Source information: Transfer RNA from Lachancea lanzarotensis, 73 nucleotides, folded computationally. Lineage of the source: Eukaryota > Opisthokonta > Fungi > Saccharomycetes > Lachancea. It matches the Rfam family "tRNA". By type it is a transfer RNA. The sequence is in RNAcentral, with records from ENA, GtRNAdb and Rfam.

RNA sequence: GUUCCGAUAGUGUAGUGGUUAUCACGUAACCUUCACACGGUUAAGGUCCUGGGUUCGACCCCCAGUCGGAACA
Numbered sequence: 001g002u003u004c005c006g007a008u009a010g011u012g013u014a015g016u017g018g019u020u021a022u023c024a025c026g027u028a029a030c031c032u033u034c035a036c037a038c039g040g041u042u043a044a045g046g047u048c049c050u051g052g053g054u055u056c057g058a059c060c061c062c063c064a065g066u067c068g069g070a071a072c073a
Base pairs, nucleotide, nucleotide: 001072002071003070004069005068006067007066010025011024012023018056027043028042029041030040031039049065050064051063052062053061
């Protein structure tokens, strides 16, 4: 330099153009216990990497960029 893959909650992760964006771990409150752990219930937590475009409608499609990874040179 070229090509390809990836970026989604604190961490990891799912997500056929249309429902309130999913689950696990973690966190908080409550229940349980003499207490802790385990378990149960509930809740908080997201600029879906950035900007633009297509579309009635974009996490999803297109373009450019940033960052990370792989292959080739």